A computed fold for a 601-nucleotide part of an RNA from a Candidatus Altarchaeales archaeon, annotated as large-subunit ribosomal RNA, domain I. Its mean pLDDT, the model's own confidence on a scale to 100, is 81.

[in-house]
Context: one part of a larger RNA
RNA sequence: CUACUAAGGGCCAACGGUGGAUGCCUUGGCAUCGGCAGACGACGAAGGACGCGGGCAGCUGCGAUAAGCCUCGGGGAGCCGCUAAACAGGCGUUGAUCCGAGGAUUUCCGAAUGGGGCAACCCGGCGGAGCAAACCUCCGUCAUCAUAGGCUGAAUACAUAGGCCUAUGAAGGUAACGAGGAGAACUGAAACAUCUUAGUACCCUCAGGAAAAGAAAUCAAAAGAGAUUCCCCCAGUAGUGGCGAGCGAAAAGGGAAUAGCCCAAACCGUAUGAAUGUCAAGCCUGUCGGCGUUGUUCAUACGGGGUCGCGGGACACGAUCGGAGCUUGCGACAGAAAGCUCAGGAAGUUACAAACCAACCAUCUAGCUGAAGAUCUCCGGACCGAGACACCAAAGAAGGUGAUAGUCCUGUAAGCGAAAGAUGAUUGGCUUCCCGGAUCGUGCACCCAAGUACCGCGGGACACGUGAAACCCUGCGGGAAUUCGGGAGGACCACCUUCCAAGGCUAAAUACGAGCCGAUGACCGAUAGUGAACUAGUACCGUGAGGGAAAGGUGAAAAGCACCCCGGUGAGGGGAGUGAAAAGUACCUGAAACCGUCGGC
Numbered sequence: 001c002u003a004c005u006a007a008g009g010g011c012c013a014a015c016g017g018u019g020g021a022u023g024c025c026u027u028g029g030c031a032u033c034g035g036c037a038g039a040c041g042a043c044g045a046a047g048g049a050c051g052c053g054g055g056c057a058g059c060u061g062c063g064a065u066a067a068g069c070c071u072c073g074g075g076g077a078g079c080c081g082c083u084a085a086a087c088a089g090g091c092g093u094u095g096a097u098c099c100g101a102g103g104a105u106u107u108c109c110g111a112a113u114g115g116g117g118c119a120a121c122c123c124g125g126c127g128g129a130g131c132a133a134a135c136c137u138c139c140g141u142c143a144u145c146a147u148a149g150g151c152u153g154a155a156u157a158c159a160u161a162g163g164c165c166u167a168u169g170a171a172g173g174u175a176a177c178g179a180g181g182a183g184a185a186c187u188g189a190a191a192c193a194u195c196u197u198a199g200u201a202c203c204c205u206c207a208g209g210a211a212a213a214g215a216a217a218u219c220a221a222a223a224g225a226g227a228u229u230c231c232c233c234c235a236g237u238a239g240u241g242g243c244g245a246g247c248g249a250a251a252a253g254g255g256a257a258u259a260g261c262c263c264a265a266a267c268c269g270u271a272u273g274a275a276u277g278u279c280a281a282g283c284c285u286g287u288c289g290g291c292g293u294u295g296u297u298c299a300u301a302c303g304g305g306g307u308c309g310c311g312g313g314a315c316a317c318g319a320u321c322g323g324a325g326c327u328u329g330c331g332a333c334a335g336a337a338a339g340c341u342c343a344g345g346a347a348g349u350u351a352c353a354a355a356c357c358a359a360c361c362a363u364c365u366a367g368c369u370g371a372a373g374a375u376c377u378c379c380g381g382a383c384c385g386a387g388a389c390a391c392c393a394a395a396g397a398a399g400g401u402g403a404u405a406g407u408c409c410u411g412u413a414a415g416c417g418a419a420a421g422a423u424g425a426u427u428g429g430c431u432u433c434c435c436g437g438a439u440c441g442u443g444c445a446c447c448c449a450a451g452u453a454c455c456g457c458g459g460g461a462c463a464c465g466u467g468a469a470a471c472c473c474u475g476c477g478g479g480a481a482u483u484c485g486g487g488a489g490g491a492c493c494a495c496c497u498u499c500c501a502a503g504g505c506u507a508a509a510u511a512c513g514a515g516c517c518g519a520u521g522a523c524c525g526a527u528a529g530u531g532a533a534c535u536a537g538u539a540c541c542g543u544g545a546g547g548g549a550a551a552g553g554u555g556a557a558a559a560g561c562a563c564c565c566c567g568g569u570g571a572g573g574g575g576a577g578u579g580a581a582a583a584g585u586a587c588c589u590g591a592a593a594c595c596g597u598c599g600g601c
Base pairs, nucleotide, nucleotide: 010601011600012599014597015596016595017594023588024553025552028524029523030521031520032519033518034517035516036515038512040172047109048108049107050063051062052061054087057083058082059081069103070102071101072100073099074098078091079090080089114123115122116121124142125141126140127139128138129137130136144170145169146168147167148166149165150164151163152162177208178206179205180204181203188195192242218225219224229256230255231254232253239247240246260505261504262503267304268303269302270301271300272299273298274297275296276295282291283290284335285334286333287332288331289330309483311448312447313446315443316442317441318440319439320438321437323342324341325340326339327338328337344434345433346432347431348430356429357428358427359426361424362423363422364421365420367416368415369414373389375388376387377386378385390407391406392396398410399409400408454478455477456476457475458474459473460472464490485500486499487498488497489496540547541546560587563575564574565573566572
């Protein structure tokens, strides 16, 4: 509306359903610090596929010896992994299960390597085994490249290429850190081109536990320093810059850590090769005797020598200093030289040479000991609570236990421990060097890193954009000097100062954090914290590269509701029972939205 009733609707209250917020919790994460270590792999890795259990889906473990086999240690009563209880069958004080060390086995794929291939498959050669033999099956072996050695061997004579064999090594993987090669753009400049982003990202190569760098051809400035690396400062300074945006040092000073060495060359010797050489030179020196392709030059290899900037070294001469013995040359004697042995001294495994062994100690890889309340009363389901009385403490960190526990358990403080394996320190063995060269002086002018330094052109890199542009690197061209030399000191020149390039090695301080161990947190607490607290890089999506979840909590203990009733031999519910409480596995708490029941208006 519409007078009544019903249905529908609104508000309020009570009681429910649904839902999973909130609170509490934490098995999992996050971050930082310290330590160890930075392993692996052709003796087949990393990572996988497929299998292995009495019944076995996933995870874990393992490999046809398959949730395991052997040895040695630890440990001491139970065990046959987890989800996941039970059954069946077994094992164990003759020491199982479990933990640690070492070993055995370890299918197939994968660097994958006998050949192939659409990974986890297919097909072979050779040798051996099974069979009398064949087929077949099983075992072993067969890739490539580099280096070294050896055997062969073309066109083409010697040779070379090539082929074959043997030995050793490599290959792949790896979070970040490192060195090198190559190298963007968005962006900023309020547009944009030089510039910036940035030598960043990405890609490639190579390596180590660190790497790289490194013992001045460095800085500096009239005074000096004394390899490298890292930190603080210098300093947002000096500079650079469409002098825009921006970029941006160095020395000095203070610290961390410290460590210095070896070659090339001159010269000497040996070996090999080539050339040259015969009344010579030479054979260590002196005397005597003797030899005569011994000699000389060049090249290569090895050994000695030598390594520096108040220049150093070689060579020649001189001075000072000085254990012993033996051997050697064309012969004897003397001297000198070289080598060896002993004694003496020094050093050493990260450079300067380089391995290994033993002892002892420490640490790590299992473990062990470890104090003190079975106290009384109360509340409670339960005591770790309250009250009372005790005790230990080198232990009152922490966790667990039916509520909050120093004295219940695991532990904690403090101590102890290794058959086997690993690491480190020390000592010894061992090895090397010195042991006759060293120092000083004089002389001589032999050496001191060459297509190098430097110059020109073109670039790069230096905080530095070509600038007055040094210094450093070098693609092309030119092209020195050897100490009376050469480089640098920001064009260049002079003076002065300083250093010695064109060869090499080198620990520490520094960087990282995949793995293991320990500790910590005004870090998170399940829409948080890792994407992942749970069968998570799983399910699922995508041809693929790739993308990528959701999902924790009964209870102290399953004591997980015997039995009865309704119901479809249901679902679900009502009794009964368990429990402190149904908290009933759709399970702690259980908000709101949303949906109802009943009542009032």
The source organism's lineage runs through Archaea, Nanobdellati, Candidatus Altarchaeota, Candidatus Altarchaeia and Candidatus Altarchaeales.